[in-house]
Annotation:
Small-subunit ribosomal RNA from an uncultured bacterium, 1400 nucleotides, folded computationally. Its mean pLDDT, the model's own confidence on a scale to 100, is 82. It matches the Rfam family "Bacterial small subunit ribosomal RNA". Gene Ontology terms of the family: ribosome and structural constituent of ribosome. The RNAcentral record of the sequence draws on ENA and SILVA.
């Protein structure tokens, strides 16, 4: 000392990218802002610069005296004088300009250039310099000629230039002297290759006067030191190979020149070298380092501030001076630019400090002081110093402080929210009370930065040095700091609140406006937009943007991968390189240990200390992982030497093969030619046609020719490096394997570049051409068919020689070596015994599997296991294997190989489902087999459409459409028109009044309005009931949202499924169970079984019906008894029977036979009323369709409130060119009509059903009786019997219409039903297509009921009567269930998705 998260999916694991949370910044922008400390502040235009300042100093070097001060003397003026002023006078203090010395090469700025010995680090110089400084030694003698200034002139606008006279020096020159200097010489000595030291000798070269307190300062020479520099070398130091070759002073030598010094640094001559794949050259980019940021580290990024080095100073070049420069505020030349000008000519260089313009998102004052530190000069005083120290501006950063503290609940007002008489929250927050006073304000005090130098004094000795004392000196600044005063007084914001990510509600908006870092929010209930309330996080700041590191093990040295996710080169040979068996000796390069030197300071870290703390600063230590040197060690690697046999190779022997190259040979088939036989088709397809054929095809026979390919054998076989290789045979060539252990003795492995081989197609030249067959033509198919199918057919396919160099060139798996359980096949060798043939034998080729590995699928001695070596390749998807460049190629193309832009994924494996014109099994009136319908007609009814003032609304594939509606003339009613009402049509509460009701009249279409008559009840006397009208609180809404909902319903589907607990398997989604074999109507049961059990479904339990028993008998029944009638359970009576309705029984594959392990199945089985679920009903699993319904009801939200509420009249919901659904009636003789006649069940009935009688043709009417019902009443039809009609638009059919009536009802015009009479449409069995039904079913016949005044009912729900046909079977259609398979689907095939076109 190492943290993760979001995002690919329906879900999962993995791969993989994108994004976020952290830290940082010379930052900028937005909002906000009280104070202080410490730091920082042009990243852009090395763009251009106005103005001021940034380098001077020395009079103790000199001549001097322009300006200032003092003085001497003289003259003049004013004045009586003192005095003042002027002029002259360098005498003094001083000093402009000048000569001279030193400095100006430091300090300060910037980062253009530079990829380099520029920088860093470590060395070397026996190849060098160094002013000022220190030390030592020696010397300082004599002379000379100029020149500036000044003065007198000249030229010029100016800058400046120039002539002349005279003059000084520490300026310059000469002479003397002289060395350890230089040259020569070289005895001798040493070293490191060039070399170095070096005795004696010979030659050459210097100065400064001056000041002086006589000490010295200063000067010259030499040596040595210190400091600073110069040069050389090792190592390190960006990207691009789509930059592969570069270089003529180039590389080296000799000689010379030059330099402080080495050197091609320069020159002449000679040689032809030198650099480069360990990346030369070129291009691009860039000052380097200490360090800074980040990171666990390794790393990555950066090069602001501070320090070191370098480079530069408008651009380019050059030298001069000097110790030092090729010189930021020096010179010269050239250039660009700016300025001045009298147009002739001149001047300038802020990348010094301020400042200006410009550029830009963006970066400060034309400040103070030399007080301190440092620098230059000077003996010093001192002068100069935009170095420096300070101040100013800026929240730019870091750090610190404050904006108050305590108490205070009726939890105030206000705000916000809610389940809303109230509660919650803001919130102890405020008010209020007490306290404190940092900061700010005012007043006052105020340390230290200061000690030196110098001056004065003193001490020691030698009047000069050392020390001591005193004095002098502060820009910042009256600042820091301290004290006093009064007073909560002077001081809070920013961002965020869907997840990541701490923090939630309301309103507005309605895929708009907008948000967004990623995922993503917004289409009427948005915690995601905007506002508000509240909350969260930071806080004088907070956010955003930009950039860097991190997270990212996402370039992986630490620390990744390549079967399928991106990724193994097509294959081999082989160069460089990398790696390399066993034993041993030496060496010590790598390696390793110890020591020494260095690794500047600052920074970082640790400790301690100083500012009140901290930031900041100081001291000490550590660190600085590096480089160099020395001394050890020798395991490993390297190098040198010696040896070995296991790797490798050679030899000998025995084998193997579709191995290669070249030649020869063969038969079958096909096609063609010729001849024969022979006649009408052949061929082809799903079906056809094009095509061939009477000029004789096809078929068949014979002969001949041609080219290509080699049936059977043949295989999970064999061989080869791969591509690839198949008739037989010969020759040549190569390889592999086994045995042996004869030889060599590591000779090996891999392999960047390179070379070679390399399917098919394609290209070139020349052959060949039977079959096949791109292109092409024709015929089909089709909506089209530039395809699939068919008939033809050219390149090509074949051969030879060249080229191309690519493939899903695949085992999608590089080569080599070693190691690691087993089972089983096969090919080639070997092989004990004894011939079959064992084998822990060798080499190949397959299958299964342990461990292990893997995301999984899978791999598993032929590894994808465990290790080692080498090579190749990958780093999100698309753009794109594209563009450009280059190389190769005849071309086609191949190789190498980007970017802009764009997306948040792309992808792998596996899982669940759904799906498949995939497979298997099974079921269902699903088909088939049947019966009857619909679709054609007329009508009824519903819907669409249209129309309308309105035709209210909803339902819309199956699963809407005789549905909501089980009753639209008014009402209903929701719609339209018109007339009214506004606390309202209804209900409740409170106060008031006493009636209300009823009746009459007027007005009005009515509602309503107005007038009149009449007028209370109960009481415990408190009041209550009822009604009215007024005010108020409540209302009301069939208005919207079924996509906010409850409830309920349809459908899949009465299909057999849907799940759970525990266990087990899997990293996980998930699986198992629930699969498999049987069986069933059934996930029904049995067997088997890593499952064992369980739940919701199935079944059963419930109801009806079918049989029997028992109990009970009235209104039912009537056998026996009696009465009675024309007859009749009509009556008495009776519970036998029927029946009614309670309770029981009965059916369970229980029995038999067969079969089967079992479950079960089979049988016209027995018995039985009923037999294998007896028939029917109720009952609908988890879920699907955002299915239907806010108009049944309820309910959230929104909307209306003199109306979207409510009352009334009228109209509409009933419209009608048309389209569809559901029905009714028919089209007739199995019928119609007429007459006669028989038999139900289930229901209904008092504002009702009505017997019976009368009237009417009838609907019905008038009477009348029974019945609140097993009592009375409503009531069958088909059927049966008889007659008639005789195949026709009819004696079928009844629509439509006329007339006349009946009934209900205020009211039948819009718009009812029924009756009678008359009328008598369409229709003669219905196209494509389609519906129902498997038995008391279909079909057919009537009856009842609900709703209801009546009824548009032919509908719906029930009831009974009569009563069939057919099912071989599961190929097909539809739907469903189970198993399995594929998948790029999961909104799930009505999916996904590709291309073109159009618009943008």
């Nucleotide at each position: 000392u190492u943290a993760g998260a979001g995002u690919u999916u329906g879900a999962u694991c993995c791969u993989g990218g994108c994004u976020c949370a952290g830290g940082a910044u010379g930052a900028a922008c937005g909002c906000u802002a009280g104070c202080g400390g410490c730091a920082g502040g042009c990243c852009u235009a090395a763009c251009a610069c106005a103005u001021g300042c940034a380098a001077g100093u020395c009079g103790a070097g000199g001549g001097g005296c322009a300006g200032c001060g003092c003085g001497u003397g003289a003259a003049g003026u004013a004045g009586c004088a003192a005095u003042a002023c002027u002029u002259c006078u360098g005498g003094c203090g001083g000093c402009g300009a000048c000569c001279g010395g030193c400095g100006c090469a430091c300090g300060g700025g910037u980062g253009c250039g530079u990829a380099a010995c520029a920088c860093g680090u470590a060395u070397g110089c026996a190849a060098c310099c160094u002013a000022c400084c220190c030390a030592u030694a020696a010397c300082c003698g004599a002379g000379g000629g100029a020149u500036a200034g000044u003065c007198c002139g000249g030229g010029g606008a100016a800058a400046c230039c120039u002539g002349g006279u005279g003059u000084a020096a520490u300026a310059c020159c000469u002479c003397a002297u002289a060395a350890u200097a230089c040259u020569u010489a070289g005895a001798g000595a040493g070293g490191c290759a060039u070399c170095u030291c070096g005795a004696a000798g010979a030659g050459u070269u210097a100065a400064a006067a001056a000041u002086u307190u006589c000490g010295a300062u200063g000067g010259u020479u030499a040596u040595a030191g210190a400091u600073g520099g110069g040069c050389a070398u090792g190592c390190g130091u960006u990207g691009u190979a789509u930059u592969a070759g570069g270089u003529a002073g180039u590389u080296g030598g000799u000689a010379g020149g030059g330099u402080a010094a080495c050197g091609g640094c320069c020159u002449a001559c000679c040689a032809a070298g030198c650099c480069u794949a360990c990346g030369a050259u070129a291009c691009a980019u860039a000052g380097g380092g200490g360090a800074a940021c980040u990171g666990a580290g390794a790393g990555g990024u950066u090069a602001a501030u501070c320090c070191c080095c370098c480079a530069c100073a408008c651009u380019g070049g050059u030298a001069c001076u000097g110790a030092g420069a090729c010189a930021c505020g020096g010179a010269c030349c050239a250039g660009a630019c700016u300025c001045c000008u009298a147009c002739g000519g001149g001047a300038g260089g802020c990348a010094g400090c301020a400042g200006u313009g410009a550029g830009g998102a963006a970066u400060a004052u034309u400040g103070g002081u030399c007080a301190a530190u440092g620098g230059a000069c000077g003996g010093a005083a001192g002068u100069c110093u935009g170095a420096a120290c300070c101040a100013g501006c800026c929240a730019u950063g870091c750090c610190g402080c404050g904006u108050g503290c305590a108490g205070g609940a009726u939890g105030a007002c206000g705000g916000c929210u809610c389940u809303a008489u109230g509660a919650g929250u803001u919130g102890u927050a405020a008010a209020c009370u007490g306290c404190u006073u940092u900061u700010a304000u005012g007043c006052g005090a105020g340390g230290g930065u200061a000690a030196a130098c110098u001056c004065g004094g003193g001490u020691a000795c030698g009047u000069g040095u050392a020390c001591c004392c005193g004095a002098c000196u502060g820009a910042a600044a009256g600042u820091a700091u301290c004290g006093c005063a009064a007073g909560a007084a002077u001081a809070a914001g920013g961002a965020u609140c869907g997840g990541c990510u701490a923090a939630c509600u309301c309103c507005g908006u309605g895929c708009c406006a907008g948000c967004a870092g990623c995922c993503g929010c917004g289409g009427u209930a948005a915690u995601a937009c905007g506002g508000a309330g509240g909350a969260u996080c930071c806080g004088a700041g907070c956010g955003u943007u930009a950039u860097c590191c991190g997270g990212a093990u996402u370039u992986a040295u630490u620390g990744g991968g390549u079967u399928u996710a991106a990724a193994g080169g097509g294959u081999g040979c082989g160069u460089a390189g990398g790696c390399u068996g066993u034993u041993u000796g030496g060496u010590a390069a790598g390696u390793u240990a110890g020591a020494g030197g260095u690794g500047a300071a600052a920074u970082u870290c640790a400790a301690u200390c100083g500012c009140u703390c901290a930031a900041c600063g100081a001291u000490u230590g550590a660190c600085g992982u590096g480089c160099c040197u020395c001394u050890g060690a020798u395991a490993c690697u390297g190098c040198c030497g010696a040896a070995c046999u296991g790797g490798c190779g050679a030899g000998a022997g025995a084998g193997u093969g579709c191995u290669g190259u070249g030649g020869g040979c063969g038969g079958a088939a096909u096609g063609u030619g010729u001849a024969g036989u022979g006649u009408a088709g052949c061929g082809g397809u799903g079906a056809a046609a094009u095509g061939c054929u009477u000029a004789g095809a096809g078929a068949u026979u014979a002969c001949a020719c041609a080219g290509a390919a080699c049936a059977c054998c043949g295989a999970u076989u064999g061989c080869g490096a791969a591509a690839g290789c198949a008739g037989c045979u010969c020759a040549c060539a190569a390889a592999c394997c086994c045995u042996u252990a004869u030889c060599g003795g590591a000779c090996g492995c891999u392999g960047a570049g390179g070379c070679a081989c390399g399917a098919a197609a394609g290209c070139g030249u020349g052959g060949g051409g039977a079959g096949c067959g791109a292109a092409c033509a024709g015929g089909a198919u089709u909506a089209g068919a530039u395809a699939c199918c068919c008939u033809g057919g050219u390149a090509g396919u074949c051969c030879a020689c060249g080229c191309u160099g690519u493939a899903a060139a695949c085992g999608a798996u590089g080569a080599u070596u070693a190691c690691u359980c087993g089972u089983u096949g096969u090919c080639g060798g070997c092989g004990a015994u004894a011939u079959a043939a064992a084998g822990u034998u060798c080499g190949g080729u397959g299958a299964c599997u342990a461990a292990g590995c893997g995301a999984a699928a899978g791999c598993g001695a032929u590894a994808a296991g465990u290790a080692a070596u080498c090579c190749a390749c990958c780093u999100g998807g698309g753009g794109a294997g594209u563009a450009c460049g280059u190389u190769g190629g005849c071309a086609a193309c191949a190789a190498u190989g980007a970017a802009a832009c764009u997306c948040a994924a792309a992808g792998g494996a596996a899982u669940u489902g759904a799906c498949g014109g995939g497979g298997g099994c099974c079921c269902g009136c699903a088909c088939a087999a049947g019966c009857g319908g619909a679709g054609g007609a007329a009508c009824a009814u519903g819907u669409g459409g249209u129309u309308u003032a309105a035709u209210u609304c909803g339902a819309u594939g199956a699963u809407a459409c005789g549905c909501g509606a089980g009753g639209a003339a008014c009402c209903u009613u929701a719609c339209c028109c018109g007339g009214g009402c506004u606390u309202g049509a209804a209900a409740g509460u409170u106060a008031g009044u006493g009636a209300c009701c009823g009746c009459u009249c007027c007005u009005g279409a009515a509602a309503g309005g107005g007038a009149g008559c009449u007028u209370c009840c109960c009481u415990a006397c408190g009041g209550g009931g009822c009604a009215c009208g007024a005010a108020a609180c409540u209302a009301g809404g069939u208005g919207c949202u079924g996509c906010a909902u409850g409830g309920u319903u349809g459908u899949c589907g009465u299909c057999a499924g849907c799940u759970c607990g525990u266990g087990c398997c899997g990293u996980g989604a998930g699986g198992u169970g629930u699969c498999g074999g049987g069986u069933c109507a059934a996930g029904u049961c049995c067997c088997a079984u890593a499952a064992c059990g369980a739940g919701c479904g199935c079944a059963a339990c419930c109801c009806c019906u079918g049989c029997u028993g028992u109990c009970a008998g009235u209104u039912a029944c009537c056998a026996g008894c009696g009465c009675g009638u024309a007859a009749a359970g009509g009556c008495g009576g009776g519970u036998a029977c029927u029946c009614u309705g309670g309770c029981a029984g009965g059916a369970c594959u229980g029995c038999c036979g067969g079969u089967g392990u079992a479950a079960g199945c089979c049988g016209a089985g027995a018995g039985g009323a009923a037999g294998g679920u007896g028939g029917g009903g109720a009952u609908g699993a988890c879920g699907u369709c955002a299915a239907g319904u806010c108009a049944g009801c309820a309910c959230g939200g929104c909307c209306c409130u003199u109306a979207c509420g409510u009352c009334c009249g009228g109209g509409g919901c009933g419209a009608c060119a048309c389209a569809c659904g559901u029905g009714u009636u028919a089209c007739a003789a199995u019928g119609g009509u007429a007459g006669g006649u028989a038999c139900a069940g289930a229901g209904g009935g008092c504002a009702g059903c009505u017997a019976c009688c009368c009237a009417g043709c009838g609907a019905u009417g008038g009477g009348a009786u029974g019945c609140a019902a097993a009592u009375c009443u409503c009531g069958a039809a088909a059927g049966c019997c008889u007659a008639u009609c005789u195949c026709a638009g009819u004696u079928c059919g009844g629509a439509u219409u006329g007339g006349a009536g009946g009934c209900u009802g205020a009211a039948a015009c819009u718009c009812g039903c029924c009756u009678c009479u008359a009328u008598g449409a369409a229709g003669u069995u219905g196209g494509a297509u389609u519906c129902g039904c498997u038995a008391g079913u279909a079909a057919u016949c009537g009856c009842g009921c609900a709703u209801c005044a009546g009824c548009c009912a032919u509908g719906g729900c029930g009831c009974g009567g009569u009563g069939a046909a057919u099912a071989c079977g599961u190929u097909c259609c539809c739907g469903g269930g189970c198993c399995u398979u594929g998948c790029a689907c999961u909104c799930a095939c009505c999916g996904c998705c590709c291309g073109u076109c159009a618009a943008g």